[in-house]
RNA sequence: AGAGUUUGAUCCUGGCUCAGAACGAACGCUGGCGGCGUGGCUAAGACAUGCAAGUCAAACGGACAAAUCAAUUGAGCAAUCGAAUGGUUUGUUAGUGGCGAAAGGGUGAGGAAUGGACAGGUAACGUACCUCAAACUCUGGAAUAGCGUCAUUUGUCUUCGGACAAAUUUCCGAAAGGGGCGGUAAUACCAGAUAAUGUCAUAUAUCGUAUGGUGUAUGACCAAAGAUUUAUCGGUUUGAGAGCGACCUGUUUCCUAUCAGCUUGUUGGUGAGGUAAUGGCUCACCAAGGCAACGACGGGUACCGGGACUGAGAGGUUGACCCGGCACAUCGGAACUGAGACACUGUCCGGACCUCCACGGAGGGCUGCAGUAACGAAUAUUGGGCAAUGGGCGAAAGCCUGACCCAGCGACGCCGCGUGUAGGAUGAAGUCUUUCGGGAUGUAAACUACUGUCAGGGGUAAGAAAGUCUUCGGAUUGAUCGAACCCAAAGGAAGUCACGGCUAACUCUGUGCCAGCAGUCGCGGUAAUACAGAGGUGGCAAGCGUUGUUCGGAAUUACUGGGCUUAAAGCGUGUGUAGGCGGAGCAGAAAGUGUCUUGUGAAAUCCCUCGUCUCAACCGAGGAAUUGCUGGGCAAACUACUGUUCUUGAGGCAAGUAGGGGUGCGUGGAACUCUUGGUGGAGCGGUGAAAUGCGUAGAUAUCAAGAGGAACGCCUGUGGUGAAAACGGCGCACUAGGCUUGUUCUGACGCUGAGACACGAAAGCGUGGGGAGCGAACGGGAUUAGAUACCCCGGUAGUCCACGCUGUAAACGAUGUCUACUAGGUGUUGGGGAUUCUGACAUUCUCAAGACCGGAGUAAAAGUGUUAAGUAGACCGCCUGGGGAGUACGGUCGCAAGGCUAAAACUCAAAGGAAUUGACGGGGCUCACACAAGCGGUGGAGCAUGUGGAUCAAUUCGAAUCAACGCGCAGAACCUUACCUGGGUUUGACAUGCUUGGAUGCCUAUUUGGAAACAGAUUUGGCUGCCCUUACGGGUGAAACUUGCACAGGUGCUGCAUGGCUGUCGUCAGCUCGUGUCGUGAGAUGUCGGGUUAAGUCCCAUAACGAGCGAAACCCUUGCUGUUAGUUGCCAUCGUCGCAAGACAGGGACUCUAGCAGGACUGCCGGUGUUAAACCGGAGGAAGGUGGGGGUGACGUCAAGUCCUCAUGGCCUUUAUGCCCAGGGCGUCACACGUGCUACAAUGGUGGCUACAAAGCGUCGCAAUACCGCAAGGUGGAGCUAAUCGCAUAAAAGUCAUCUCAGUCCGGAUUGAGGGCUGCAAUUCGCCCUCAUGAAGUUGGAAUCGCUAGUAAUCGUGAAUCAGCCAUGUCACGGUGAAUGUGUUCCUGAGCCUUGUACACACCGCCCGUCAAGCGAUGGGAGCCGGGAGUACCCGAAGUCGGUUUGCUAACUUUCGAGAAGCGACUGCCUACGGUAAGUUCGGUGACUGGCGCUAAGUCGUAACAAGGUA
Repeated sequence: AGAGUUUGAUCCUGGCUCAGAACGAACGCUGGCGGCGUGGCUAAGACAUGCAAGUCAAACGGACAAAUCAAUUGAGCAAUCGAAUGGUUUGUUAGUGGCGAAAGGGUGAGGAAUGGACAGGUAACGUACCUCAAACUCUGGAAUAGCGUCAUUUGUCUUCGGACAAAUUUCCGAAAGGGGCGGUAAUACCAGAUAAUGUCAUAUAUCGUAUGGUGUAUGACCAAAGAUUUAUCGGUUUGAGAGCGACCUGUUUCCUAUCAGCUUGUUGGUGAGGUAAUGGCUCACCAAGGCAACGACGGGUACCGGGACUGAGAGGUUGACCCGGCACAUCGGAACUGAGACACUGUCCGGACCUCCACGGAGGGCUGCAGUAACGAAUAUUGGGCAAUGGGCGAAAGCCUGACCCAGCGACGCCGCGUGUAGGAUGAAGUCUUUCGGGAUGUAAACUACUGUCAGGGGUAAGAAAGUCUUCGGAUUGAUCGAACCCAAAGGAAGUCACGGCUAACUCUGUGCCAGCAGUCGCGGUAAUACAGAGGUGGCAAGCGUUGUUCGGAAUUACUGGGCUUAAAGCGUGUGUAGGCGGAGCAGAAAGUGUCUUGUGAAAUCCCUCGUCUCAACCGAGGAAUUGCUGGGCAAACUACUGUUCUUGAGGCAAGUAGGGGUGCGUGGAACUCUUGGUGGAGCGGUGAAAUGCGUAGAUAUCAAGAGGAACGCCUGUGGUGAAAACGGCGCACUAGGCUUGUUCUGACGCUGAGACACGAAAGCGUGGGGAGCGAACGGGAUUAGAUACCCCGGUAGUCCACGCUGUAAACGAUGUCUACUAGGUGUUGGGGAUUCUGACAUUCUCAAGACCGGAGUAAAAGUGUUAAGUAGACCGCCUGGGGAGUACGGUCGCAAGGCUAAAACUCAAAGGAAUUGACGGGGCUCACACAAGCGGUGGAGCAUGUGGAUCAAUUCGAAUCAACGCGCAGAACCUUACCUGGGUUUGACAUGCUUGGAUGCCUAUUUGGAAACAGAUUUGGCUGCCCUUACGGGUGAAACUUGCACAGGUGCUGCAUGGCUGUCGUCAGCUCGUGUCGUGAGAUGUCGGGUUAAGUCCCAUAACGAGCGAAACCCUUGCUGUUAGUUGCCAUCGUCGCAAGACAGGGACUCUAGCAGGACUGCCGGUGUUAAACCGGAGGAAGGUGGGGGUGACGUCAAGUCCUCAUGGCCUUUAUGCCCAGGGCGUCACACGUGCUACAAUGGUGGCUACAAAGCGUCGCAAUACCGCAAGGUGGAGCUAAUCGCAUAAAAGUCAUCUCAGUCCGGAUUGAGGGCUGCAAUUCGCCCUCAUGAAGUUGGAAUCGCUAGUAAUCGUGAAUCAGCCAUGUCACGGUGAAUGUGUUCCUGAGCCUUGUACACACCGCCCGUCAAGCGAUGGGAGCCGGGAGUACCCGAAGUCGGUUUGCUAACUUUCGAGAAGCGACUGCCUACGGUAAGUUCGGUGACUGGCGCUAAGUCGUAACAAGGUA
């Protein structure tokens, strides 16, 4: 710091997603050690049990225990022991009393201000303990708790006093607890005295900052406690301090306006009460105020801060742990005590819940530490210790302390350490992979040498310890932690996630849109680097991943730091309130501002430096920072303020001036319709074509007269006016604004403008008029599959007027208003000036308005460009992904229709802008047998052939618009053959290697079974390698055979895994590149434009210049000539033989053959054209503008065709999907289609006669002459390995004859009979011949095909394949030989240019809405249910305050009667809980209902995108 994702690609806008950091976390897998931290975020829901606040005997009286002393007494000789009495000492302690318990500890429910933070104030306050200072501490009194008592029996002991034990009905009560009587102490309580610097009152002086402060004088009032001991500790009053609190002020502190008005103690005053103190804090009276758009009031949510996380920062989010503040303590209310509470482990009352109970009552409060169940994704031990730090009490020892210090549990986090180190290659084995050679794991292991951290076992110093006691010698205090050192051993210690891109890391196998993955884009449909497993690799590491949340990236709320013509976004326009901003000079003051400084901004945290635990985390010290607030000094440029002056902004005045500016009234002509009359006589009207409609009752047309309403042609214009909407005949009246000029006046009076107000097209609404034309709705006619439309005929509202409402438009320049500045050029409109004698729209200068082009700049680009979308300033409005939705609910406006304001759930990963390249268009130019003009066909018939379908055991398979269908097949009876049935076979029909055997094996012959294949049997003959050799034999084991193993084999699948080959667009003229240039870029340019061509062919022009693949040329063939060569070809001349024939001698002249050359190049002439390319015409020429024909097929398209030609990856099969064989099938046949043949006849059929080719083929062959047969053919075999011989007669044509328009002498299908040929075989299933038979068919509907010249048409000939042939096919060859067109309107296809596009799988595209189905969320809804906050009324516990008091009462007073005071009782106000009533608000639910969203293949149409077929 960025990246992925919209597109075919691009730039932009814009959302979504990722990489980072963090966490009180949770979950999955895994887990060695230690240090430091941290751990109920959910149910402020409920809690068993234990502990968490006591202490003081140096405040007090007792009680108990022990020791000791004294005298008495019992036992004993005595020491001594026991009992009771009195004292002393020590210890323990229930109670009175003091202090504490208001701290510490927990939690975050409530609370949006009675809170927090920061800065101030109190002249409006309090304060126990602590410190300092001054003074005092005198004399009495009355109670009360504790204690005793409110009982008896039995037993034992006895010092005879009594003691002990047990039981029970113990004064009441189960218990908790309570009562009667008696007497008692104090630092408890009360009274009196004394006292001022204290408090109050009066008088007065002085000072200040308003209430006031400080003095002086006089008067009134107020206090106390002792303890222990010889020195302290206490007590009281006053003042001061410190610390702690209380109150007040300013600033600040979340969301919501779909909460806009709120408020009656409310706001203020006077007086009183109350408080420590101010104050409506409370009360009485008086006044009517107070708050609010700078957000009152209401609703929602939330403890706040220091800080924490993140971030470059500004910010955003957050408030666990630690620190400060607040609030709370089961829920609600209340006060008491006290220095302090309205009190977590105090009191009272009311509710809910729980516990005990003898049913009468009583008790409780873990949001303290542990712990329990519950809740939950989830959070620990019912531990140790007061040793340290701190707190309470105490004189102290000390006691208490779940505060705290420690330990335990949890990888929850941060930090540190380890799981070994070095050497070690036959690169071991195993595993994975492989092109089978190898490669990887991998120095990794083994092995060798070494080390000893951590854990384990011993052991333990300093330290955390400071204190306390003391006889001054010393003694004593650790819950917990703890270094060295020794022992042994590589031993006990590695996982997890990922590996398609983002994002570091790749292969194999399995799976087959299944199972699954996924943060996003997206993977998976048989070769998945994306699923699962494995190997390998990468990252991090005692952790690693996932999930959740926050910040970041996100400049994606933009203060720093965004935008608004077209992407989301300028209000339809103006006037104007608040607000914001504001011209020039001078002076003042100093609010903002600047600078210096004071105080504060707690500590901790962060940062820096240093130190220290071995390091680090952690911790300690110092500094900096805390960007803030506050007091003071100085400055005066700028902003604001005050005063004063100015004229340039703004406005006024005067003189001119243009105009469809507005309102009202009047008036005019054209057109239209209607009415009346005349003429006239059959149609008119309307359309693509028609019809409805009008018309003989007289239309249309035409003339005249009249009526009516609406709109104002030409002028008229990228022209004028207006704020916009809008404004158009002419005249008059009233009226607003603009512009120009001026030696004129005022003197900043200005700009913008939230709310507000006004205007505001069309349609619509209300009332009343009006109504010619037009014309929603509606009716009819057409069109159509339908046509609730487009077209036509009618036609009502409406359109018009007046008044009122509505308040919206693509209300658009999709561009808010104002000001200033920043190149030009050309028109137009309205003024003013100058020049010229005058005039002119002649030139020029200038102001205003309105247009076009264009530079810089700007913009994503298109564009814009002094009329900015440039550069700046001021103010307002608006935007923040698409859909849901400008919708719902609420509010408000409206008569209604509706308008304004305006969400959420849910859903998608895009939606969008501009431009680019294509493709497409019912957009444009050009071309083509594309159409047209012609000729001949197909489609109808019969047959042949291929296909579909059907059938079948099988009818093998493939090909499917053109570009499948006489195609693969240039030959299916067997074979072919792949299919079916049956039979057989398993290393195989075929290849290679290894292996067993050791001598067989092969050929030939015979033979059994069988349909054959095959399985056997017999052995006649022959052969049986190479080397050595003494020729006996030995060695080797090659060929063959045989056994077994590897493997062979497959026309099995995938042409969508492939190679190769092919078709097609298309022989169309295109397709590209290098360099340069332009563009941010995709791309463009070149290749466009003007001509021209068959052609991107060539020329000109040109930011292009060149080049390549194509086109052309080169190649073959054909057409002319020359030359060379003449055999098998030819024969003119000269000969020979002949009936004849190049038959022969001969010849090269000719034809011909086949080699080599020539020839044609727009070369020449004329015209046109740009002095071009080229075109037109002509000459010459065999041929003329590529002469004809062929071969040659650019970049690419169609996942086109082919795995069944071949090759090949993968998969499948392997006693079968391989191989062999027999038979069958590929030949079936209600039907449909394609391609052909033959015909339908007279341009013909038949018969006779007579001509003229080319190109091929032939020895497994072509076959002549001859003979036989009607013929097919047979017999036979000359010749020919071919310019020699043969196939081999060409046919149409010509000529003669006949047929005479008919189902025929046309046509030949079909069928019968008889033959021939090939072949092992002709039945399924061949061809040919003869005779007989003689079907359909009389020129073919819609539709459709070929062809532009030696072409179509027509006529025959040959060849491949091949035994034969289903060939009418295919490929070639020649003969005869036309017609028409010289155009591009249309159909089809192609090329180019341009234009539009919402298409890019590219129009066979995209896409909209209803309906139907499933799912989801949501609105309405008769109602039903629950919660919140209030209002009115009722009830009214406890309690403060007040009132009453016939009850009760120690201290004081007393005249002894009583009083004061207190307690109690009753009662008033307030008031918790509860109740009633009417509303309000939020949520849940609800029959039914509305739309919305989503969902591979539903229905109906085709609305939009091209002129989308009606823009």

A computed fold for a 1511-nucleotide RNA from a metagenome, annotated as small-subunit ribosomal RNA. The RNAcentral record of the sequence draws on SILVA. Its mean pLDDT, the model's own confidence on a scale to 100, is 82. Rfam family: Bacterial small subunit ribosomal RNA.